[in-house]
RNA sequence: AACUUAUCCAGAAAGACUGAGGGAAAGGCCCUAUGACGUCUUAGCAACCUAUACAGCAUUUAAUGCUUUAUAAGGUGCUAAUUCCUGCUUUUGCUAACGCAAAAGAUAGAUAAGAU
Numbered sequence: 001a002a003c004u005u006a007u008c009c010a011g012a013a014a015g016a017c018u019g020a021g022g023g024a025a026a027g028g029c030c031c032u033a034u035g036a037c038g039u040c041u042u043a044g045c046a047a048c049c050u051a052u053a054c055a056g057c058a059u060u061u062a063a064u065g066c067u068u069u070a071u072a073a074g075g076u077g078c079u080a081a082u083u084c085c086u087g088c089u090u091u092u093g094c095u096a097a098c099g100c101a102a103a104a105g106a107u108a109g110a111u112a113a114g115a116u
Base pairs, nucleotide, nucleotide: 001116003114004113005112006111007110008109013042014041015040016039017038021031022030023029026086027085028084043079044078045077048075049074050072051071052070053069055067056066057065058064059063083108088105089104090103091102092101093100094099
């Protein structure tokens, strides 16, 4: 870097340095000199991988694999706003029309795990 699978309406910030942008992209709407973004330190959130325990299922036992639950926090991740909202498609409802609303899905993105 491209691919596969899963999740994305929950949760969790202070300090130091620096100094003007940032929220992926377009539109909107926001954050920001009462200091953004970034870096570092400390703290926290969560539970994807991981570990342990109980139970269930499968394989003849051992053992292993899978699943539910609980606990821990070793590897990641995260700590403004639902992925901040919308865009594309379909369906339904409303409207004289333009359009508006709701639901489902797609695309894009983020994170984890796997494999190349």
Overview
Model confidence (mean pLDDT): 81 of 100. SAM riboswitch aptamer (S box leader) from uncultured Mucilaginibacter sp., 116 nucleotides, folded computationally. It was read from a public genome assembly, where an Rfam model found it. Taxonomically the source falls in Mucilaginibacter (Bacteria, Pseudomonadati, Sphingobacteriia, Sphingobacteriales). The model forms 97% of the base pairs in the Rfam consensus.